[in-house]
RNA sequence: GCGGGAUUAACUCAACUGGCAGAGUGCUUCCCUUACAAGGAAGAAGUUCCGGGUUCGAGUCCCGGGUCCCGCACCA
Numbered sequence: 001g002c003g004g005g006a007u008u009a010a011c012u013c014a015a016c017u018g019g020c021a022g023a024g025u026g027c028u029u030c031c032c033u034u035a036c037a038a039g040g041a042a043g044a045a046g047u048u049c050c051g052g053g054u055u056c057g058a059g060u061c062c063c064g065g066g067u068c069c070c071g072c073a074c075c076a
Stems, first nucleotide, its partner, number of pairs: 001072007010025004019056001027043005049065005
């Protein structure tokens, strides 16, 4: 340099044919306990990597860019 894959909550990941962004873990509060763990209840937490485009409407489609992974090529 070329090709492919990934990028969404703190972490790991979902999201159907484009139509209200979710789960588990973690975190906070409460219950339970002498206390801790475990368990139960409630809650908070999002620039869906960035910039454009298409559309009534984009996490999803199109273009450009960033980062990570894999393969190939090149250099030494």
This is a predicted structure of a 76-nucleotide RNA (transfer RNA) from Firmicutes bacterium ZCTH02-B6. Model confidence (mean pLDDT): 82 of 100. Rfam family: tRNA. From the family's description: Transfer RNA (tRNA) molecules are approximately 80 nucleotides in length. The sequence was found in a public genome assembly. NCBI's taxonomy places the organism under Bacteria, Bacillati, Bacillota.